Source information
Transfer RNA from an uncultured Alphaproteobacteria bacterium, 72 nucleotides, folded computationally.
RNA sequence: GGGCCGGUAGCUCAGCGGUAGAGCGCCCGUUUCACAUGCGGGAGGUCGCUGGUUCAAACCCAGCUCGGCCCA
Numbered sequence: 001g002g003g004c005c006g007g008u009a010g011c012u013c014a015g016c017g018g019u020a021g022a023g024c025g026c027c028c029g030u031u032u033c034a035c036a037u038g039c040g041g042g043a044g045g046u047c048g049c050u051g052g053u054u055c056a057a058a059c060c061c062a063g064c065u066c067g068g069c070c071c072a
Base pairs, nucleotide, nucleotide: 001071002070003069004068005067006066007065010024011023012022013021018055026042027041028040029039030038048064049063050062051061052060
């Protein structure tokens, strides 16, 4: 330098045009003598960045950026 895969909640990931989600973690309540577990509820997101297409973009297109793998 070229090719491919990936970047979404604190962590690990799903979602591939039409309301942004799960598990774990965190907070509150409940359960216990107490802790843990269980149960109920809640907070938490510029969907890597910029632009384009569209009535509508996490999702499609272009450029850039970061990480991984392969080729030279």
It matches the Rfam family "tRNA". Rfam classes the family as a transfer RNA. It was read from a public genome assembly. The prediction has a mean pLDDT of 87.